[in-house]
RNA sequence: GUGUCCCUAGCUCAGUGGAUAGAGCGUUCGGCUCCGAACCGAAAGGUCGUGGGUUCAAUUCCCAUGGGACACA
Repeated sequence: GUGUCCCUAGCUCAGUGGAUAGAGCGUUCGGCUCCGAACCGAAAGGUCGUGGGUUCAAUUCCCAUGGGACACA
C1' cells in the first nucleotide's frame, strides 16, 4: 500500500430496517445469616467509535474518517 473483519453498559458479548436497545459477570440496595460467602429479589448504569447520507423510520444499509485484528505485498 491492497483486501477482509471488529468497535453496543465498568468487563465479555447478543441484537442487523420499526418494541422503552438486551443478557451474563461486576456495582449498589434489600431479603436470608450470629457475621460473611453462596442463594433470592430489585435498582442504577448506553451520544450503539466519530461525522455525513439514504429512508416515513438507522445500532442495522451507503460514504468518509479514528482506533484495533488478520491476510497478502

The RNA shown here (transfer RNA) has 73 nucleotides and comes from an uncultured Clostridia bacterium. The sequence was found in a public genome assembly. Its Rfam family is "tRNA". It is annotated as a transfer RNA. The coordinates come from a structure-prediction model, not an experiment, and the mean pLDDT is 81.